[in-house]
Description:
c-di-GMP-I-GGC riboswitch aptamer from a Nitrospirales bacterium, 85 nucleotides, folded computationally. Taxonomically the source falls in Nitrospirales (Bacteria, Pseudomonadati, Nitrospirota, Nitrospiria).
RNA sequence: CCCGAUAAGGGCAAACCUACCGUGAGGUAGGGACGCAAAGCCACGGAUCAGAUUGACUCAGACUCUGAUGGCCGGGCCACCGAAG
Numbered sequence: 001c002c003c004g005a006u007a008a009g010g011g012c013a014a015a016c017c018u019a020c021c022g023u024g025a026g027g028u029a030g031g032g033a034c035g036c037a038a039a040g041c042c043a044c045g046g047a048u049c050a051g052a053u054u055g056a057c058u059c060a061g062a063c064u065c066u067g068a069u070g071g072c073c074g075g076g077c078c079a080c081c082g083a084a085g
Stems, first nucleotide, its partner, number of pairs: 002085001003082002011036002016031006034071001040077003044074003047069006
């Protein structure tokens, strides 16, 4: 450095509920644990979701723009412990 134990110390916190913010996706705080060896941080690429715009008889879809999701994937940065290899 890779790696990840029936190890040790711990950490985070899904769904759901309550309050608040937001047009919305969603976010914040408290409760709560499905899980996580990076479920720590970063929207660079993809993917998904929301809103707007265009078009259209209506609905839906494509393109474009704005935003969201890091617990969707890839990638980047930092990091506790130390079994077997």